[in-house]
Context: one part of a larger RNA
Molecule: small-subunit ribosomal RNA, 3' major domain
Organism: metagenome
RNA sequence: UGACGGGGGCCCGCACAAGCGGUGGAGCAUGUGGUUCAAUUCGAAGCAACGCGCAGAACCUUACCAGCCCUUGACAUCCCGGUCGCGGAGACCAGAGACGGACUCCUUCAGUUCGGCUGGACCGGAGACAGGUGCUGCAUGGCUGUCGUCAGCUCGUGUCGUGAGAUGUUGGGUUAAGUCCCGCAACGAGCGCAACCCUCGGCCUUAGUUGCCAUCAUUUAGUUGGGCACUCUAAGGCGACUGCCGGUGAUAAGCCGGAGGAAGGUGGGGAUGACGUCAAGUCCUCAUGGCCCUUACGGGCUGGGCUACACACGUGCUACAAUGGCGGUGACAGAGGGAUGCGAAGGAGCAAUCCUUGGCAAAUCUCAAAAAAGCCGUCUCAGUUCGGAUUGGGGUCUGCAACUCGACCCCAUGAAGUUGGAAUCGCUAGUAAUCGCAGAUCAGCACGCUGCGGUGAAUACGUUCCCGGGCCUUGUACA
Numbered sequence: 001u002g003a004c005g006g007g008g009g010c011c012c013g014c015a016c017a018a019g020c021g022g023u024g025g026a027g028c029a030u031g032u033g034g035u036u037c038a039a040u041u042c043g044a045a046g047c048a049a050c051g052c053g054c055a056g057a058a059c060c061u062u063a064c065c066a067g068c069c070c071u072u073g074a075c076a077u078c079c080c081g082g083u084c085g086c087g088g089a090g091a092c093c094a095g096a097g098a099c100g101g102a103c104u105c106c107u108u109c110a111g112u113u114c115g116g117c118u119g120g121a122c123c124g125g126a127g128a129c130a131g132g133u134g135c136u137g138c139a140u141g142g143c144u145g146u147c148g149u150c151a152g153c154u155c156g157u158g159u160c161g162u163g164a165g166a167u168g169u170u171g172g173g174u175u176a177a178g179u180c181c182c183g184c185a186a187c188g189a190g191c192g193c194a195a196c197c198c199u200c201g202g203c204c205u206u207a208g209u210u211g212c213c214a215u216c217a218u219u220u221a222g223u224u225g226g227g228c229a230c231u232c233u234a235a236g237g238c239g240a241c242u243g244c245c246g247g248u249g250a251u252a253a254g255c256c257g258g259a260g261g262a263a264g265g266u267g268g269g270g271a272u273g274a275c276g277u278c279a280a281g282u283c284c285u286c287a288u289g290g291c292c293c294u295u296a297c298g299g300g301c302u303g304g305g306c307u308a309c310a311c312a313c314g315u316g317c318u319a320c321a322a323u324g325g326c327g328g329u330g331a332c333a334g335a336g337g338g339a340u341g342c343g344a345a346g347g348a349g350c351a352a353u354c355c356u357u358g359g360c361a362a363a364u365c366u367c368a369a370a371a372a373a374g375c376c377g378u379c380u381c382a383g384u385u386c387g388g389a390u391u392g393g394g395g396u397c398u399g400c401a402a403c404u405c406g407a408c409c410c411c412a413u414g415a416a417g418u419u420g421g422a423a424u425c426g427c428u429a430g431u432a433a434u435c436g437c438a439g440a441u442c443a444g445c446a447c448g449c450u451g452c453g454g455u456g457a458a459u460a461c462g463u464u465c466c467c468g469g470g471c472c473u474u475g476u477a478c479a
Base pairs, nucleotide, nucleotide: 001479002478003476004475005474007473008472009471010470011469012468013467015463016462019427020426021425022424023423026318027317028316029315030314031313032312033311034309035308042053043052064304065303066302067301068300069299070298073129077128078127079125080124081123082122083121084120087106088105089104090103092101093100109119110118111117131293132292134291135290136289140287141286142282143281144280145278147276152191153190154189155188156187157186158167159166160165171182172181173180197270198269199268200267202238203237204236205235206234207233208232211228212227213226216225217224241264244258245257246256247255248254320420324379325378326377327376328375329374336367337366338365341360342359346355347354348353386417391412392411393410394409395408396407397406433455434454435453436452437451438450439449
């Protein structure tokens, strides 16, 4: 100087407390461990691994296993020889296919000094080399997590100290903040904080189609004429600064109350992550040193596996019901996607879906029905008209192909489950809880993820205690 203390002081955070809803019990989904297996590819491991890499494993993906094949190689550059095309379509033999053999049709290279001279493509050959998701993240770059959006981390000069170092950065107040004020052997400065950026909330201006409709006509319908007032859209601006008033404070910084205001003291949310820590994570995104393989640890293909199942854990979904289930009726969103695409209306089917096709590169057409809510009826506390697992049968769709191993629909079946031990998680407001909608990935497949809106609470006395953190101080046989 740090680190640590079941030392002290001050302070903060959904850290506790006060509340609301969960997990832990059940069934299922998903990830992991373990076990099994020819293989169940690999990585991630307290917080900060475990719906994580994977924003989508039937083939492919795929890195794993078995079998069958190739060896200058699926890919790049160079050399030699040969051919003149390359490319597209159809189809035959053998084969699981890769591959091997054989055929037809369309099309039929460029420059040129006319010399197989140059380029290009393909085939064959030799070697330099290619190739490796092989090892090392403890050789690395890059990227990322975490402490933590915590308020800290430092430097120059000066001063003090033999020196390590100290001072500044401590102290008195204050703040979300090393934020600001005052004081002070310090005076300044840098990286952080804040602000500048995006978005939501008010107003104004500009603009008026695909959007809107107050007035006038018109219609089933903003449908048409008309209009751009309003809504909205999207560009620019205004607006909030403790600016004003009162109190308090040290006459300061600030704090408390008030006015005005759409908004008030950081207005809500996002982006933004200092010096560093964890030899944290990643050599399987990529790049890369070293090591290793080179008829194989490279490459191709078929099939299998990653989907196994006495069990254990994490994360979720659905429930156990009456604030509910079922039947009928029934309003009101936002944000997105769409051309090998979204697919209206109409028709067929109980349905999944199918047929046909209007429109739309979309403020125009479409996905599209929002759902919970509301209203009417029924069920009356029961393993039930709760719950839907499991299983049998039948179908639809995608795709070369749903056996291993897809999703969905219909009929039947109706399991566990009556609120969950010890323990444990999230959340302070348009939040929790609850309800649906969309998107990425994607042929198909979502209870996951990322967004979007609808309905919409309770509680916070307080900081003794648990956890994490900041500043000062103290002890130390630790570094």